[in-house]
This record gives sequence, C1' cells and structure tokens, in this order.
RNA sequence: UGCGGGAUCGUCUAACGGUAGGACAUCUGGCUUUGACCCAGAAGAUUCUAGGUUCGAAUCCUAGUCCCGCAG
Repeated sequence: UGCGGGAUCGUCUAACGGUAGGACAUCUGGCUUUGACCCAGAAGAUUCUAGGUUCGAAUCCUAGUCCCGCAG
C1' cells in the first nucleotide's frame, strides 16, 4: 500500500429494512439465623464517526477512524 473481516448496554453475544433482545455482572425483593446457591423483578445502548438512499437504517451505499487476518 492492496484485499477481506470486524466495531451493538460495564463484559460477551443476537437482531429477513419495521418496538435494539439474551446471558453474565449491578441494584431491589423473596428464600436463609447470616451469607452463598436458587427464584422474581428493575435499571442499563440514540448500535465507532460523518454524510447519502428510504415512509422507515444496527442492517443498504459512500468517505473516514480504530482492531484483526492475508498478500506485497
């Protein structure tokens, strides 16, 4: 430098163009003599950035940033 892949709650990981969900963690309650385990619930993301297409974009297109791999 070229090509390919990736970036989504604190972490990990989903989401045929149509309400961004799950697990772990956190908090609250239940259970327990207390704690752990277990059970129930709550909170937590304008989806890497900036544009574009569309009635509607995490998803499609363009440019950029960062990470990984391959080639030189």
Molecule: transfer RNA
Organism: Candidatus Pacearchaeota archaeon